Small-subunit ribosomal RNA, 3' major domain from a metagenome, 462 nucleotides, folded computationally.
The full RNA is in RNAcentral, with records from SILVA.
The prediction has a mean pLDDT of 85.
It matches the Rfam family "Bacterial small subunit ribosomal RNA".
Context: one part of a larger RNA
RNA sequence: UGACGGGGGCCCGCACAAGCAGCGGAGCGUGUGGUUUAAUUCGACGUGACACGAAGAACCUUACCGGGGUUUGACAUGUACGUGUAAUCCCGUGAAAGCGGGACCCCUCGUCAGAGGCGCGUACACAGGUGUUGCAUGGCUGUCGUCAGCUCGUGCCGUGAGGUGUUGGGUUAAGUCCCGCAACGAGCGCAACCCUCGUCGUUAGUUGCUCUCUCUAGCGAGACCGCCGAGUAUAACUCGGAGGAAGGUGGGGAUGACGUCAAGUCAGCAUGGCCCUUACAUCCCGGGCUACACACACGCUACAAUGGACGGUACAGAGGGUUGCUAAGCCGCGAGGCGGAGCCAAUCCCACAAAACCGUCCUCAGUUCAGAUCGCAGUCUGCAACCCGACUGCGUGAAGGCGGAGUUGCUAGUAACCGCAGGUCAGCAUACUGCGGUGAAUACGUUCCCGGGCCUUGUACA
Numbered sequence: 001u002g003a004c005g006g007g008g009g010c011c012c013g014c015a016c017a018a019g020c021a022g023c024g025g026a027g028c029g030u031g032u033g034g035u036u037u038a039a040u041u042c043g044a045c046g047u048g049a050c051a052c053g054a055a056g057a058a059c060c061u062u063a064c065c066g067g068g069g070u071u072u073g074a075c076a077u078g079u080a081c082g083u084g085u086a087a088u089c090c091c092g093u094g095a096a097a098g099c100g101g102g103a104c105c106c107c108u109c110g111u112c113a114g115a116g117g118c119g120c121g122u123a124c125a126c127a128g129g130u131g132u133u134g135c136a137u138g139g140c141u142g143u144c145g146u147c148a149g150c151u152c153g154u155g156c157c158g159u160g161a162g163g164u165g166u167u168g169g170g171u172u173a174a175g176u177c178c179c180g181c182a183a184c185g186a187g188c189g190c191a192a193c194c195c196u197c198g199u200c201g202u203u204a205g206u207u208g209c210u211c212u213c214u215c216u217a218g219c220g221a222g223a224c225c226g227c228c229g230a231g232u233a234u235a236a237c238u239c240g241g242a243g244g245a246a247g248g249u250g251g252g253g254a255u256g257a258c259g260u261c262a263a264g265u266c267a268g269c270a271u272g273g274c275c276c277u278u279a280c281a282u283c284c285c286g287g288g289c290u291a292c293a294c295a296c297a298c299g300c301u302a303c304a305a306u307g308g309a310c311g312g313u314a315c316a317g318a319g320g321g322u323u324g325c326u327a328a329g330c331c332g333c334g335a336g337g338c339g340g341a342g343c344c345a346a347u348c349c350c351a352c353a354a355a356a357c358c359g360u361c362c363u364c365a366g367u368u369c370a371g372a373u374c375g376c377a378g379u380c381u382g383c384a385a386c387c388c389g390a391c392u393g394c395g396u397g398a399a400g401g402c403g404g405a406g407u408u409g410c411u412a413g414u415a416a417c418c419g420c421a422g423g424u425c426a427g428c429a430u431a432c433u434g435c436g437g438u439g440a441a442u443a444c445g446u447u448c449c450c451g452g453g454c455c456u457u458g459u460a461c462a
Base pairs, nucleotide, nucleotide: 001462002461003459004458005457007456008455009454010453011452012451013450015446016445019410020409021408022407023406026301027300028299029298030297031296032295033294034292035291042053043052064287065286066285067284068283069282070281073126077125078124079123080122081121082120083119084118088103089102090101091100092099093098106117107116108115109114128276129275131274132273133272137270138269139265140264141263142261144259149188150187151186152185153184154183155164156163157162168179169178170177194253195252196251197250199221200220201219202218203217204216205215224247227241228240229239230238231237303403307362308361309360310359311358312357319350320349321348324343325342329338330337331336369400374395375394376393377392378391379390380389416438417437418436419435420434421433422432
C1' cells in the first nucleotide's frame, strides 16, 4: 500500500422485511449427470455450466459408430507431359458412392509453325484435419457492475515503498455539486449529447382520412428546481405548492472506466507450436446424437365453480409474405383438399385475437375436473416419417385433492393472467425474441441474511 476480520462508523441494492405469483410433490417437454451402448460426437460445471453453443439432429446437418469406396484428393494455387471440351445420354455391377465400358466430341487468334482460354488424365510441389494445446495467442464474450470508482501532470510531504490531490463538513442516483483544505489542474468513467414513448404546434401525404379529427412521415415547441413558500451556511441541495400532457434523472433503450477471475471460446473465425498424410484426409449407405433402474436444472399442463362445456357477441398491437402470403366459393365432423381472385403490399393475404361480456347446463364428485398412456382410422410436409415428425377424428381415460426441508421472480401499466406475431424452418416450439389486452397487493423500517461503496481500526496474510 492492499486484502481480510463472527472490528467500528456512514450509505446503497427486490438484499432482508411487507406483499403477490411461483418452484420443490404429479404427468409431460427440454437440458445435464450417471448408467448403457458399436456409437449414444464435442464443448459449457458455484454465483457467471445445466430450453447454454443449438434462430429448430428423420436423410442432410454430423463432427460419432458399422460397412462399402477414393488417394494430387470434396476445395486452392503452380509446374511438366498427354488429351479434348463443357453439357448430355446409354450399358454392366452396386445399397449408394464408386468401379468398368460405350455414344457424343471444344472455343478464340492465327502467317497453318503455333499461341492462349477452359476442362479432363498422369506425375510433382502441395491440399486437407471439428486432431491437440483457450495454461502459447488475436478477436469476441461472461462476471464483479451501470457499482462510482480508476488514474495522471506539476507542486508539497516522506531516506524509501508511498502519501497528498481523491481525506474532512454537507448533499446527490453519481468522485453529483457546494464549502473547507498543500495543494492546483487534468484525463478515463458519472451526467449530457443518440434512439423511443407520452403533450402541443406546424409541413406534407397515398393505399389512410375525406373541412376538422384519427393516422403516417418529417420539422419544431415544451421541463430548467424556471416561479412561489419553507428549511439549510445567504451555498450545494431538500421538502411543500401553483401552473402543466409531463416535476425534480418524466418512462424505456443503447451506452459497461482502470481492472479481476491463467473465467469461457483453437468447434464461429483467425493464428504459433505439436501431431496425422492410402489417413486423425475425403465420398457414400445404414445406424447413433431420440438409449433408461435413477438424480438434478429450466419449463408446460393441471389438481377445478373467480371453474368446465355449449351457443351468441365485442375490442389490439407489432410483424411476415414472389422458391412467397394465399381470399371468395365448394367438399370434408376435422386435420385438410379443390379452387384460383388479389398482393413485390398503410392497397391484397397470413388474420376469427384470446381472456372479457350475455345466455343455458354442470353442483363439489377423481366429477361434464385433469389430460398422460394406449388402440384404430386419417391429413400434411418430404426421395423417405420403422428406428425418429407434426396434426386430426373416434375410443381409452393414468398420476394428480395445491405440494417437506428449502428456494425463485417482481415496486406500476410492474407482477399475475390472456392471446398474437417473428426468426430458425420442406416439415416440427411448452424454447427464444418481440407485441398488445385485462390489470393488482405491499414497502413500518435497515436489527438480521446476501452483494457492494466510502472512512477508520487490528493483523503472525501478500